[in-house]
Context: one part of a larger RNA
RNA sequence: UGACGGGGGCCCGCACAAGCAGCGGAGCAUGUGGCUUAAUUCGAAGCAACGCGAAGAACCUUACCAGGUCUUGACAUUAUAGUGAAGCGGCGGAAACGUCGUGGCCUAACGGAGCUAUAACAGGUGGUGCAUGGCUGUCGUCAGCUCGUGUCGUGAGAUGUUGGGUUAAGUCCCGCAACGAGCGCAACCCCUGUCGUAUGUUGCCAGCAUAAGUUGGGGACUCAUACGAGACUGCCGGCGUCAAGCCGGAGGAAGGUGGGGAUGACGUCAAGUCAUCAUGCCCCUUAUGGGUAGGGCUUCACACGUCAUACAAUGGUCGGUACAGAGGGUUGCCAAGCCGCGAGGUGGAGCCAAUCCCAGAAAGCCGAUCGUAGUCCGGAUUGCAGGCUGCAACUCGCCUGCAUGAAGUCGGAAUCGCUAGUAAUCGCGGAUCAGCAUGUCGCGGUGAAUACGUUCCCGGGCCU
Numbered sequence: 001u002g003a004c005g006g007g008g009g010c011c012c013g014c015a016c017a018a019g020c021a022g023c024g025g026a027g028c029a030u031g032u033g034g035c036u037u038a039a040u041u042c043g044a045a046g047c048a049a050c051g052c053g054a055a056g057a058a059c060c061u062u063a064c065c066a067g068g069u070c071u072u073g074a075c076a077u078u079a080u081a082g083u084g085a086a087g088c089g090g091c092g093g094a095a096a097c098g099u100c101g102u103g104g105c106c107u108a109a110c111g112g113a114g115c116u117a118u119a120a121c122a123g124g125u126g127g128u129g130c131a132u133g134g135c136u137g138u139c140g141u142c143a144g145c146u147c148g149u150g151u152c153g154u155g156a157g158a159u160g161u162u163g164g165g166u167u168a169a170g171u172c173c174c175g176c177a178a179c180g181a182g183c184g185c186a187a188c189c190c191c192u193g194u195c196g197u198a199u200g201u202u203g204c205c206a207g208c209a210u211a212a213g214u215u216g217g218g219g220a221c222u223c224a225u226a227c228g229a230g231a232c233u234g235c236c237g238g239c240g241u242c243a244a245g246c247c248g249g250a251g252g253a254a255g256g257u258g259g260g261g262a263u264g265a266c267g268u269c270a271a272g273u274c275a276u277c278a279u280g281c282c283c284c285u286u287a288u289g290g291g292u293a294g295g296g297c298u299u300c301a302c303a304c305g306u307c308a309u310a311c312a313a314u315g316g317u318c319g320g321u322a323c324a325g326a327g328g329g330u331u332g333c334c335a336a337g338c339c340g341c342g343a344g345g346u347g348g349a350g351c352c353a354a355u356c357c358c359a360g361a362a363a364g365c366c367g368a369u370c371g372u373a374g375u376c377c378g379g380a381u382u383g384c385a386g387g388c389u390g391c392a393a394c395u396c397g398c399c400u401g402c403a404u405g406a407a408g409u410c411g412g413a414a415u416c417g418c419u420a421g422u423a424a425u426c427g428c429g430g431a432u433c434a435g436c437a438u439g440u441c442g443c444g445g446u447g448a449a450u451a452c453g454u455u456c457c458c459g460g461g462c463c464u
Base pairs, nucleotide, nucleotide: 007464008463009462010461011460012459013458015454016453019418020417022415026309029306030305031304032303033302034300042053043052064295065294067292069290070289073121077120078119079118080117081116082115083114087102088101089100090099091098092097105112106111123284124283126282127281128280132278133277134273135272136271137269139267144183145182146181147180148179149178150159151158152157163174164173165172189261190260191259192258194229195228196227197226198225199224200223204218205217208216209215232255235249236248237247238246239245311411315370316369317368318367319366320365321364327358328357329356332351333350337346338345339344377408382403383402384401385400386399387398388397424446425445426444427443428442429441430440
C1' cells in the first nucleotide's frame, strides 16, 4: 500500500423480508457423471460445466471403432523426364477401386491443360489455452481506476479521490495543499409512448354509389415512410447552508434517468477456447495423413442438472362464435376445387410479395355434458394399419388412425425465478433444416399479488 476479520460506522442489490408461481416426488424429453462397449470421438467442471460448443448425429456431418484399401497423396507451389486427356459402356467389388473396350483436348506449333514417374514437399479435429494472438465468460452496468504539476514524507508512499450534504452514479454542491486532466457514469445512437407537417400505393374508407374496399371516388381516420415539436426540476409552494438537491402540486400523452435495448473502465480468475480461425515449440510422415462401405456418437442396475406434461371442475370433452403482432417465401410459399376419418394426396391460380401464400391464432365468449371417481382426469408404454421426407427410416426420423391405457391425488430436507404490462398463463413466427424442436431466439393476447422494513443470510461500494 493492499487483502482479510464469526471488528466498527454508512449505503446499495429480488440479498432477506412481504407475496405469486415453481424445482426437489411421477412418467417423459434433453445434457452430464458413472457403467457398458470394438467404439460409445472431443471439449466445458462451484457461482461463471451440465436443452453448454451442437442454429438441428439415419448416410453425410464425424473428429471414434472394426474391415477392405492409397502413399507426392483429397488440396498447394516449384523442378526434371515421359505421355493420344476428361468422359461413356462392360466385368469384378459392399464401396473406394481395379480391369477391358470405346473415346479422343487447346495452340500462334514454342508450349499449355490433364495424366504418369521422381524429388523438394503437402497433410494432421495429434500435444501444449501453463508458450501465444484473436474472441468470450465473470466480478458488474458495480462506481470505480488512474495521470501531470505542486505540496508533505529520509523512504515505501500520501495528498488530489478524504470531510459535511446529495445522487442511480468519483452525480452535483460546499469545504479543504492542492490545482487540473484522462478512462469509466451521464449524454450523443436505436425501438417505444403524444402531437404536427409532407406524401398517399399494393395500405385506409368518414361522408357518396356497391353483394363484397371489388370498382368509381376520397386523404378525413388508421397505417406506412421521412422531417420536426415535446421533458429541461422549466413553473409554483415547502424543506435545505443564500447550495447541490429532496418532498408536494400544476400543466401535460409522458415527470424527475418516462419504459426497453445497444454500450461493459483499470483490472481479477496462469478462468474458457491450439476442435472456428491464426500461431511458436514438440510429435506422426506406406501414417497420428488420405479416400471407402458398415457400425458408433442413440448403450443402461444407477446418480445429478435443465425443461415440457400432469395429478383435474378457475377443469376435461363436444358444438357455435370473436380479436393479434412479428416474421418467412422461386431448389420457395402454395390458394380455390376434388379424394381421404386423418396424416396426406391431387390440382394448378397467385406471389421475387403493405398486393399472393404460409395462416385456422389460442386462451376468451355462448351453449351442452361429465359430478369427485385413478374418473369422459392423466397420457407413458405396447400392438396393428397407414402417411411424409430421403439412394436408404432395422440399429436410429417425424406424423396419422384404431386399440392399449402405466406412474401420478400437489411432492421430505433443501432450493430457484420474479417488483408491472412484470410474474403467471395462452397461442404464433424465425434461424438451423431434405426430414426431425418439449430446446433456442423473437412476437403479440389475457393479466395479478406484495414490498412494514434493513435485525438477520448472500454479494458489492465508501470510511475506519